The prediction has a mean pLDDT of 86. This is a predicted structure of a 75-nucleotide RNA (transfer RNA) from Candidatus Kapaibacterium sp. It was read from a public genome assembly. The source organism's lineage runs through Bacteria, Pseudomonadati, Bacteroidota, Kapaibacteriaceae (SeqCode) and Kapaibacterium (SeqCode). Rfam family: tRNA. It is annotated as a transfer RNA.
RNA sequence: GGCGCAUUCGUCUAGGGGUUAGGACACCGCCCUCUCAAGGCGGAAACGGGGGUUCGAGUCCCCCAUGCGCUACCA
Numbered sequence: 001g002g003c004g005c006a007u008u009c010g011u012c013u014a015g016g017g018g019u020u021a022g023g024a025c026a027c028c029g030c031c032c033u034c035u036c037a038a039g040g041c042g043g044a045a046a047c048g049g050g051g052g053u054u055c056g057a058g059u060c061c062c063c064c065a066u067g068c069g070c071u072a073c074c075a
Stems, first nucleotide, its partner, number of pairs: 001071007010025004018055001027043005048064005
């Protein structure tokens, strides 16, 4: 340099065109408990940036960014 893959709550992850963007752990509050933990109930919290396609995009396409992998060149 070329090619491929990935990017969603704090973390891990579901989603494959019409969702209130779901779950687990963590966090916060309440209950329970002598206390803590565990347990129960509830809550806050996310689509990397830009453009395009579409009636409609987290989802499809392009560019950029970041990360990972493969590969070529190397005096």